[in-house]
The RNA shown here (transfer RNA) has 73 nucleotides and comes from Halodesulfovibrio sp.
Its Rfam family is "tRNA". It is annotated as a transfer RNA.
The sequence was found in a public genome assembly.
């Protein structure tokens, strides 16, 4: 210098053909329990990496950066 890939909650990752943003764990609360673990239930947590564009409608589609990994020279 060129190619590929990957960036969604504190953490690990779904997201189907463009049509409300989700799970687990963690932290809170509760319930079981003599008590702690373990287990049940519950709430809270999101600039979908940034920035335009296309669209009625974009986490998805398109363009440029950015930060990571792999490769090739």
């Nucleotide at each position: 210098g060129g190619g590929c890939c990957u960036a969604u909650a504190g953490c690990u990752c779904a997201g189907u053909u463009g049509g409300c943003a989700g799970a687990g764990c963690c932290u809170c609360c509760g319930g079981c329990u003599c008590a702690u673990a373990a287990c049940c239930g519950g709430c809270a947590g999101g600039u979908c990496g940034c920035a335009g564009g296309u669209u009625c409608a974009a986490a998805u589609c398109c363009u440029g950066c950015u930060a990571g990994g792999c490769c090739c020279a």